Predicted 3D model of an 89-nucleotide RNA (c-di-GMP-I-GGC riboswitch aptamer) from Firmicutes bacterium UBA5420. The sequence was found by an Rfam model in a public genome assembly. Taxonomically the source falls in Bacillota (Bacteria, Bacillati). The coordinates come from a structure-prediction model, not an experiment, and the mean pLDDT is 83. The model forms 91% of the base pairs in the Rfam consensus.

């Protein structure tokens, strides 16, 4: 280059609690440890959550409701970049 069977140094860290941000969704801190060979980075295509604002809704008005992502997820999938250890190929 390619790969990721076992194994080793070393990394990352689900639910869940605490705290703090945020409209939410979710995100940061800290315990914790399901799991991860890119679970390291980038929202680029798709998927997926959320709906403040915005539109629609109504003879009118207000509400409920519904629609929407410019918000969010790389630990949903795929694609980009970039790397550690290992050679059973």
């Nucleotide at each position: 280059g390619a790969a990721g069977a076992a194994a080793a140094a070393g990394g990352c860290a689900a639910a869940c609690g605490c705290u703090c941000c945020u409209a939410a969704a979710g995100g940061a801190g800290u315990g914790g440890g399901c799991g991860c060979a890119a679970a390291g980075c980038c929202a680029c295509g798709g998927g997926u959550c959320u709906a403040a604002g915005g539109c629609u809704g109504c003879u009118a008005c207000u509400a409920a409701a519904g629609c929407u992502a410019u918000g969010a997820u790389c630990g949903c999938c795929g694609g980009g970049c970039u790397a550690c250890c290992u050679u059973a190929u």